[in-house]
A computed fold for an 82-nucleotide RNA from a Gemmatimonadaceae bacterium, annotated as c-di-GMP-I riboswitch aptamer. Taxonomically the source falls in Gemmatimonadaceae (Bacteria, Pseudomonadati, Gemmatimonadota, Gemmatimonadia). The sequence was found by an Rfam model in a public genome assembly. Its Rfam family is "c-di-GMP-I riboswitch aptamer". Its family is annotated with cyclic-di-GMP binding in the Gene Ontology. The model forms 86% of the base pairs in the Rfam consensus.

RNA sequence: CCUUGCCAAGGGCAAGUCGGCCGGAACACGCCGACGCGCAAAGCCAAGAGACGGCGUUGCUGCCGUCAGUCUGGUUGCCAGG
Numbered sequence: 001c002c003u004u005g006c007c008a009a010g011g012g013c014a015a016g017u018c019g020g021c022c023g024g025a026a027c028a029c030g031c032c033g034a035c036g037c038g039c040a041a042a043g044c045c046a047a048g049a050g051a052c053g054g055c056g057u058u059g060c061u062g063c064c065g066u067c068a069g070u071c072u073g074g075u076u077g078c079c080a081g082g
Base pairs, nucleotide, nucleotide: 002082003081004080005079012039013038016035017034018033019032020031022030023029037069043075044074045073047072048071049070050067051066052065053064054063055062
């Protein structure tokens, strides 16, 4: 440096529920705590698609916000084996 990810080891993250108060236009989503579904990138990135919340329209097209644990893609990385 490349590759593989069963077994370990030290660790990491945190679905969902409940509670909180707040942020937020938002029943989206975010933050904190308890429990802990699961995850070898469930680290990071909103570029493409998709989903959710909203605006708008007779309708369609469209616009804004969110989700990286929906997928694709980009990028960085622990340990072990080869």